Small-subunit ribosomal RNA, 5' domain from a metagenome, 559 nucleotides, folded computationally.
[in-house]
Context: one part of a larger RNA
RNA sequence: GAACGAACGUUGGCAGCGUGGUUUAGGCAUGCAAGUCGAACGGGAAGCCGGUGAUCAAUCCUUCGGGAGAGUGAAUCGGUGGAGAGUGGCGAAAGGGUGAGUAACGCGUGGGUAAUCUACCCACAAGUUGGGGAUAACGGCUGGAAACGGCCGCUAAUACCGAAUGUGGUCCCCUGGCGCAUGUCAGGGUGAUCAAAGAUGGGGAUCCUUCGGGACCUGUCGCUUGUGGAGGAGCCCGCUCCGAUUAGCUUGUUGGUAGGGUAAAAGCCUACCAAGGCGACGAUCGGUAGCUGGUCUGAGAGGAUGGUCAGCCACACUGGGACUGAGACACUGCCCAGACUCCUACGGGAGGCUGCAGUCGAGAAUCAUUCGCAAUGCGCGAAAGCGUGACGAUGCGACGCUGCGUGGAGGAUGAAGGCCUUCGGGUUGUAAACUCCUGUCAUGAGGGAGCAGUACUUGCCCGCCGAAUAAGCGGGUGGGGGCGAUAGUACCUCAAGAGGAAGUCACGGCUAACUCUGUGCCAGCAGCCGCGGUAAUACAGAGGUGGCGAACGUUGUUC
Numbered sequence: 001g002a003a004c005g006a007a008c009g010u011u012g013g014c015a016g017c018g019u020g021g022u023u024u025a026g027g028c029a030u031g032c033a034a035g036u037c038g039a040a041c042g043g044g045a046a047g048c049c050g051g052u053g054a055u056c057a058a059u060c061c062u063u064c065g066g067g068a069g070a071g072u073g074a075a076u077c078g079g080u081g082g083a084g085a086g087u088g089g090c091g092a093a094a095g096g097g098u099g100a101g102u103a104a105c106g107c108g109u110g111g112g113u114a115a116u117c118u119a120c121c122c123a124c125a126a127g128u129u130g131g132g133g134a135u136a137a138c139g140g141c142u143g144g145a146a147a148c149g150g151c152c153g154c155u156a157a158u159a160c161c162g163a164a165u166g167u168g169g170u171c172c173c174c175u176g177g178c179g180c181a182u183g184u185c186a187g188g189g190u191g192a193u194c195a196a197a198g199a200u201g202g203g204g205a206u207c208c209u210u211c212g213g214g215a216c217c218u219g220u221c222g223c224u225u226g227u228g229g230a231g232g233a234g235c236c237c238g239c240u241c242c243g244a245u246u247a248g249c250u251u252g253u254u255g256g257u258a259g260g261g262u263a264a265a266a267g268c269c270u271a272c273c274a275a276g277g278c279g280a281c282g283a284u285c286g287g288u289a290g291c292u293g294g295u296c297u298g299a300g301a302g303g304a305u306g307g308u309c310a311g312c313c314a315c316a317c318u319g320g321g322a323c324u325g326a327g328a329c330a331c332u333g334c335c336c337a338g339a340c341u342c343c344u345a346c347g348g349g350a351g352g353c354u355g356c357a358g359u360c361g362a363g364a365a366u367c368a369u370u371c372g373c374a375a376u377g378c379g380c381g382a383a384a385g386c387g388u389g390a391c392g393a394u395g396c397g398a399c400g401c402u403g404c405g406u407g408g409a410g411g412a413u414g415a416a417g418g419c420c421u422u423c424g425g426g427u428u429g430u431a432a433a434c435u436c437c438u439g440u441c442a443u444g445a446g447g448g449a450g451c452a453g454u455a456c457u458u459g460c461c462c463g464c465c466g467a468a469u470a471a472g473c474g475g476g477u478g479g480g481g482g483c484g485a486u487a488g489u490a491c492c493u494c495a496a497g498a499g500g501a502a503g504u505c506a507c508g509g510c511u512a513a514c515u516c517u518g519u520g521c522c523a524g525c526a527g528c529c530g531c532g533g534u535a536a537u538a539c540a541g542a543g544g545u546g547g548c549g550a551a552c553g554u555u556g557u558u559c
Stems, first nucleotide, its partner, number of pairs: 001559004006555005013404006019397002026360003030357003035090003040087002047080006056071001059068003097315003106240001110237004116233003121229008129163001131161002138153006168194004172189007198221006206215003241287003248278003253275008290312004294305004317338005340351004368394001370393003376390001377388004407437004417428004441500001443495005454482001456480009503548005508529003514543005524531002
């Protein structure tokens, strides 16, 4: 000199863009952060509409006993409607957080997989036949304080289970090619084995019908078996901090055979056999640490660093374990143990902010318990849409960078005051006053966006499928058309008036900037040299001056 996720002191006008728990991976009240699909399924609350209509009853009639009764509308029936819960599907393995652990194939980089898997998506091939038994919801009874259950009964499916078929896959066998190889590729087989589910629209004739519809034809979305792709994942192999005041380490250890295991190679695991394997080119042990793209500095080489953003990894109260699934050994899933907190009827239960806000604690130190799904993206859905503390916004903090302003021009009797003085004057100083202007920002008033012609709907035309002028899909064109958190914000116009907006550090040398007063080795200063013991440009105050400026200075850390 430059830099910072900074902190502290003094001061503080506005805007834009960034950025903000670095310490206790310490404990957490409260709210929210993962749902969605009725076009998979049974069922169906409220509400609304209609029918019947108990009760009460204005009023009317009355022989005073009573009768009729607009209206009210319990209850019940039908339709519509679709809440909450349930079965089922997909998602919940993403997105978000943190850096504890890890010196490792964790990361980075480049290869390999003849040793592999892959839901959703894309392309292609083939199929989607025919049956069955349950169970939740629900109803009844019942246990428990609760959390949560138990027994009996009924019912559905794209839930579950047999059967059929086998394009095809897998295994086995045969033949041939290739390969160093356990193999791999191609062809073949009266061989074995492995599938499926429907939903929702439209329809002329025909058939069946419980008159609702079904068969049949057809569109769309699904389902099953494969092959290939895309994207994703697993595994293997060659490089990465400090310490030798850590020199030897290792028994599933190193290799082989056989078996098991996995999607898959392998001591990954087991039995047996052999006695190996690593190491001064630093094994082992100890310490520290997430790694990288990058960032800071530097002319570069290098050094330091890894916050925000992006990629990878690891973790989710601590330790262990598996289940489900295409994918997890799963942050807001399950089980066990432990510590802690809470509820309890003492029998037993509930919980996990290293998600977003927020709170306590510790600390030099780090924000709102805000708004919205309008945009971008993700999940589900045919779609409308729903959800989303991802995200988009706003708020707070001079924490950083950048921009703008706090006025401009004129103005000398060089006013007053202050300070200094050799008492003549000098300086503050064109500075002020005063005159003439301007109107950024802030203030007030008015107007007022883009982000959005997108979803949907409808007419016509063309193409595809189709028996079809139906339905559906795609394209073109015209009409209608809901939806904006930010926000009445940005921006624009007008108004008034210099009005509301300057500090901070230094002034002995390094180092730009000097005098007076006070103090008297005291009080104090100080980055280094050093100042202060009676004229201190070095302490304290004042005037003046210099630097930077919404900041200035100090401290810490890095180069």